Background: Model confidence (mean pLDDT): 85 of 100. Predicted 3D model of a 1177-nucleotide part of an RNA (large-subunit ribosomal RNA, half B) from Planctomicrobium sp. NCBI's taxonomy places the organism under Bacteria, Planctomycetia, Planctomycetales, Planctomycetaceae, Planctomicrobium.
Context: one part of a larger RNA
RNA sequence: CGCUGGUUAAGGAACUCGGCAAAUUGGCCCCGUAACUUCGGGAUAAGGGGUGCCUACUUCGGUAGGUCACAGCAAAGCGGUUCCGGCGACUGUUUACUAAAAACACAGGACUCUGCGAACUCGUAAGAGGAUGUAUAGAGUCUGACGCCUGCUCGGUGCCGGUAAGUUAAGGAAGGGGGUUAACGCUCACGACUGAAGCUCCGGUAAACGGCGGCCCUAACUAUGAGGGUCCUAAGGUAGCGAAGUUCCUUGUCGGGUAAGUUCCGACCUGCAUGAAUGGCGUAACGACUGGAACACUGUCUCAACCAGCGACCCGGUGAAAUUGUAGCCGUGGUGAAGAUGCCACGUACCCGCAGCGUGACGGAAAGACCCUAUGAACCUUUACUGUAGGCUGGUAUUGGUAUUAGAUACAUUUUGUGUAGGAUAGGUGGGAGGCUGAGACUAGGAGUCGCCAGAUUUCUAGGAGCCGUUGGUGAAAUACCACCCUGAAUUUAUUUGAUAUCUAACUCCAUCAACAAAAUGGUGGACAGUGCCAGCUGGGCAGUUUGACUGGGGCGGUCUCCUCCUAAAGAGUAACGGAGGAGCUCAAAGGUACCCUCAGCCUGGUCAGCAAUCAGGCGUAGAGCGUAAACGUAGAAGGGUGCUUGACUGCGAGAUUGAUGAAUCGAGCAGAGACGAAAGUCGGAGUUAGUGAUCCGGCGGUUCCGAAUGGAAGGGCCGUCGCUCAACAGAUAAAAGGUACUCUGGGGAUAACAGGCUGAUCACACCCGAGCGUCCAUAGCGGCGGUGUGGUUUGGCACCUCGAUGUCGGCUCAUCACAUCCUGGGGGUGAAGAAGCUCCCAAGGGUUCGGCUGUUCGCCGAUUAAAGUGGUACGCGAGCUGGGUUUAAACCGUCGUGAGACAGGUUGGUCCCUAUCUGCUGUGGGCGUACGAAAUUUGAGGGAUUUUCUCUUUAGUACGAGAGGAUUUAGAGGGACGUACCUCUGGUGUUCCUGUUGUCACGCUAGUGGCAGCGCAGGGUAGCUAUGUACGGUUCGGAUAAGUGCUGAAAGCAUAUAAGCACGAAGCCAGUCCCAAGAUAAGAUUUCGAAGAGUCCCCUGGAAGACUACCAGGUUGAUAGGCUGGCUAUGUAAGAAUGGCAACAUUCUCAGUUGACCAGUACUAACGGACAAACG
Repeated sequence: CGCUGGUUAAGGAACUCGGCAAAUUGGCCCCGUAACUUCGGGAUAAGGGGUGCCUACUUCGGUAGGUCACAGCAAAGCGGUUCCGGCGACUGUUUACUAAAAACACAGGACUCUGCGAACUCGUAAGAGGAUGUAUAGAGUCUGACGCCUGCUCGGUGCCGGUAAGUUAAGGAAGGGGGUUAACGCUCACGACUGAAGCUCCGGUAAACGGCGGCCCUAACUAUGAGGGUCCUAAGGUAGCGAAGUUCCUUGUCGGGUAAGUUCCGACCUGCAUGAAUGGCGUAACGACUGGAACACUGUCUCAACCAGCGACCCGGUGAAAUUGUAGCCGUGGUGAAGAUGCCACGUACCCGCAGCGUGACGGAAAGACCCUAUGAACCUUUACUGUAGGCUGGUAUUGGUAUUAGAUACAUUUUGUGUAGGAUAGGUGGGAGGCUGAGACUAGGAGUCGCCAGAUUUCUAGGAGCCGUUGGUGAAAUACCACCCUGAAUUUAUUUGAUAUCUAACUCCAUCAACAAAAUGGUGGACAGUGCCAGCUGGGCAGUUUGACUGGGGCGGUCUCCUCCUAAAGAGUAACGGAGGAGCUCAAAGGUACCCUCAGCCUGGUCAGCAAUCAGGCGUAGAGCGUAAACGUAGAAGGGUGCUUGACUGCGAGAUUGAUGAAUCGAGCAGAGACGAAAGUCGGAGUUAGUGAUCCGGCGGUUCCGAAUGGAAGGGCCGUCGCUCAACAGAUAAAAGGUACUCUGGGGAUAACAGGCUGAUCACACCCGAGCGUCCAUAGCGGCGGUGUGGUUUGGCACCUCGAUGUCGGCUCAUCACAUCCUGGGGGUGAAGAAGCUCCCAAGGGUUCGGCUGUUCGCCGAUUAAAGUGGUACGCGAGCUGGGUUUAAACCGUCGUGAGACAGGUUGGUCCCUAUCUGCUGUGGGCGUACGAAAUUUGAGGGAUUUUCUCUUUAGUACGAGAGGAUUUAGAGGGACGUACCUCUGGUGUUCCUGUUGUCACGCUAGUGGCAGCGCAGGGUAGCUAUGUACGGUUCGGAUAAGUGCUGAAAGCAUAUAAGCACGAAGCCAGUCCCAAGAUAAGAUUUCGAAGAGUCCCCUGGAAGACUACCAGGUUGAUAGGCUGGCUAUGUAAGAAUGGCAACAUUCUCAGUUGACCAGUACUAACGGACAAACG
């Protein structure tokens, strides 16, 4: 010193994040018990009383009387209580090993699915669970007892239902086409039409996922807005609640509680961002939950003290670990990869231990978990991409019969056909002069079909003989009749496709025989289902992956290719998230050529006409124009016109420029065929520089290329050309987003958060100037606009040490320095009468409070004070403590997100390791030295400590002042805080000093004692140790000074505190006071003793000395310790006996008995016995 315990004066939560911890309470009996309530509770509510022993009685529950103690559940065991909130109804469950909760569950509520071979789940299947259950059942989802309730919205997403139309796969399929071929044929690619679910579409559904507005105006003060207007929406949040576990601003405002309330309770409503089964609001009971308050109680605290046991320490025995480049391992300042034991400088320092402390060794431990990075990983999510189990659906096989019906196609038959004109309903073409008619012309009536409403056509009945055409007229076309055909329709048959119904024999299931298997028989269903293959849809259920880079960290933002200018430093080139702008085209003329012309602006003149229109004259090197940005260029044109035209050509290209490569640029000249020009000539687009995309893959055109036996073809090559905001623009793929706080790995101080460093914008402080304020007056006090510095406390910038770890806010403890001084001290000025102030100068000696709130630093508040300073020290201090905040894992709310999840938003909960090697510091020893050895006494270089302040009285109600008020100075007194010492007093403790007493056991029993139960508990208490107790301390005096104030006094005949000289002047400095101190290696001084041996040590007895060592007292010539005797003190009247009483018990002998450490006395016991040591240095 720690751990585990015991006790504590006065106060009583002042402690602290928080009453954490501890204390209180406690058993049994009796009395008594509130709000509220689901009537069960709440409740052991709260609060109060009793409790031993003896005797008597007893209804055996108790009652009465007696009696002792501080105390009778006497020990042990054994609820602290109450009030107001939040959340969750409850009992339960959970992160085995940091979270027990408000999370999960729960009874109850609701929705959805499921008719039994059930849904659903597991399984490839068989099969199994569901269930030997059957909708009062089972499964899934949400909510979460109970009470009152649960609003609006179906636009989106999902689910359910519908299905005319659209779209849609495989399959089916008329048909034409390519290739080949003599042909048949074969083959290839198309393909009208047919063809399901799904999607589109139409509805429903919110206790499905979800959602639930804005602006403006308005009432006779103001304010507010019942009301009105307008826009939008699927609908605009109803009831309730509301600064909330949800409220940013915010410590909202008001009220309550408190001396004081960021918390708490009650309200208000301005709800950043409440809200109704993602349930809303209440709620008795319950809770190791979470806030606030009170009572009781206390060492939590003011403020600590003592004691016990166990460690630590010493001795004996035994005997690890992490760590460790080597170490002969100091301080400060500096330097330095920017914080040095090791470098430089200065200082300090004899050598070596032991016990302690924990400042540093960027201490140990763990290749940082934060951050970044990786063309890392893993899980999770989804309307990322690509797949896939499963599901739904179509086709086909297993797979059959019959009937009905619908469509398509084909043959056949029967029909249909209205522009206008025209008799009137003219399908087309051809033939045609006749045709039809008792097998019924024509007419009338009825019925059916079609219809353009004119009529056409079929048929039945009645009657019973004609009707039509040619001609004419109309018209593009002429009608009778015949033939072939077109359009639409009907019917029969055939084929085919689909649908429906039915049958039973495939197939499925059931029953019987039967307790089980097969067969058989009987039944249910039935060509469906099931299963195989093919196809479409769906498909985070599952899987594999992707999810860019730059970046003064990363993210967010911005950017990514090309052109022009500046930066760019007079060749080229040259970076930045440097400063400015543009491009991702255009033009058939805005190209070529030949020829011609000259602009902008200004002045003057001139009809409308003005500053400015067109016209004339003049000046005018360019101040214009050149499609477009800018730069360069340009009037001897590249600008403005006119004519003719297509060189905006084909095949090439010496040679250069540029350049990593791929690319890019310029280009005379040659050949061909041209345009313009008389010609020379010019022309391979545009005054120049942007207007863009490699390769692969594919399309189109051409082609004297290749053509898998041959001929072709298919296909390819070559030439030309087309398809990329491949814009992340040298382009990873045809095709790709997110989360991780559940996380992981490799790396990085190449890169952030803390701290340091550099810087000093910002910040703080100071100075200069002096516009102005200050009645007057720049400077008592202020000081515009500006300027100059200092500091390194703020916020930053940079990214230099540290990512094989430098622990982060605040508090506690302990500090130390600076001074830009909060107080105290000394002064100058004052717009200083006094008092109190303001301001500046000097000054760092000392001091600088306690509480309420909050995690807070800060801040606000209460009460004081002389004052309640500002900063540095890794925002001092976690190998010193704490862990409330922040910052892991759980959970809730709001907001955001489809979601996983996220939030410098809120809320509840949540493992703080280290035995000290070196340095440093506090103590304490050993060695050696100090030139002989010793014992004493000292000096003091140096160091440390101290250093304070207030009030009252007196001077004096004086100076001053109109008054109110009210001093300087002098002397005295008393306090606060702090410090040192001590224990007489007041107290505490005092583990066995005394006493009381419970339970139990032992000594045979009684009596008396002893053991154990926290010293069993309780009441006291000696010594010692102690504070809250007692005593004392800071001073005075002196020296040199600071700011400041002076004397004399020149330079400078004056003035001047200064230049020579002299003097004052502060809690500060030096002395002074107290302590340490000669290892002060500069080792000092003095006295005494010493081989005739000074002296010392071991050893022993001990100690108010002490970890050990040391120190001190003693060692027989002795009181050192023990014992004994006496005393003091403490306790409180022992045992035993007698007496009284039935007994418990009381009284007397007896202020007895006992009494550790205290004070004396006394050798009874023990201090026995040894060793070393200086020769003149």

It matches the Rfam family "Bacterial large subunit ribosomal RNA".